[in-house]
């Protein structure tokens, strides 16, 4: 270093309630677990999506639990 197991420690937490914020996408808290092997982190490049800006491709924005990229970084069988 590759690799992700009917193995073990710990982690995250969809949907969906319920309250706050927010014009919205959406976030936070708490319940809750569909799933994850980076579902840790970064909006860098493409996708979605919002906008009480703009008027049709731009601007602010939103997601990283969409996909690639970068970057740290748990535990382990067998090779």
């Nucleotide at each position: 270093a590759u690799u992700g197991a009917u193995u073990a420690a710990g982690c995250c937490a969809a949907a969906c309630u319920u309250g706050u914020u927010g014009u919205g996408a959406a976030a936070c808290a708490a319940g809750g677990a569909c799933g994850g092997a980076a579902a840790g982190c970064c909006a860098u490049g493409g996708g979605u999506c919002u906008u009480u800006a703009u008027c049709u491709u731009u601007a602010a924005g939103a997601u990283u639990g969409c996909c690639a990229g970068g970057u740290u970084g748990c535990c382990a069988a067998a090779a």
The prediction has a mean pLDDT of 80. The RNA shown here (c-di-GMP-I-GGC riboswitch aptamer) has 79 nucleotides and comes from a Campylobacterota bacterium. It was read from a public genome assembly, where an Rfam model found it. Of the family's consensus pairs, 95% are formed in the model.